[in-house]
RNA sequence: AUUUUAUAAAGAAGGGUUGAGAGAUUGGGCUCUGUGAAACCCUGGCAACCGCGAUAAUUUCGAAAGGUGCCAAUUCCCACCAAACUUCCAUUUUGGAAGAUUUUUUGGAACUAUAAAAU
Numbered sequence: 001a002u003u004u005u006a007u008a009a010a011g012a013a014g015g016g017u018u019g020a021g022a023g024a025u026u027g028g029g030c031u032c033u034g035u036g037a038a039a040c041c042c043u044g045g046c047a048a049c050c051g052c053g054a055u056a057a058u059u060u061c062g063a064a065a066g067g068u069g070c071c072a073a074u075u076c077c078c079a080c081c082a083a084a085c086u087u088c089c090a091u092u093u094u095g096g097a098a099g100a101u102u103u104u105u106u107g108g109a110a111c112u113a114u115a116a117a118a119u
């Protein structure tokens, strides 16, 4: 780097350095940010994928030494597909278009992120 599998509406602080951006990419929104963004460091914490212990067990439970990860907002929201609902237009077969407050609601896909395994 690629592939596969699993998970993704929960959870989690304070300092130091630094000095303008950040929220994955593209587009559109909307938020955060000199009352200090992103990045790096220290301490703390959340969580439970690997690992640890128990278990016949691939199961279930427990703890959290260790390896990762994470600590704004649902992967911040929408974009692709399907169905439902509401409204409008046309039509009598049913079709098309749109959706103020939450981009109507639900499900799925794709992408992304994390872990483990394999190559």
Base pairs, nucleotide, nucleotide: 001119002118003117004116005115006114007113008112013043014042015041016040017039021032022031023030026079027078028077029076044071045070046069049067050066052062053061054060080108081107082106083105084104085099086098087097088096089095
Molecule: SAM riboswitch aptamer (S box leader)
Organism: uncultured Saprospirales bacterium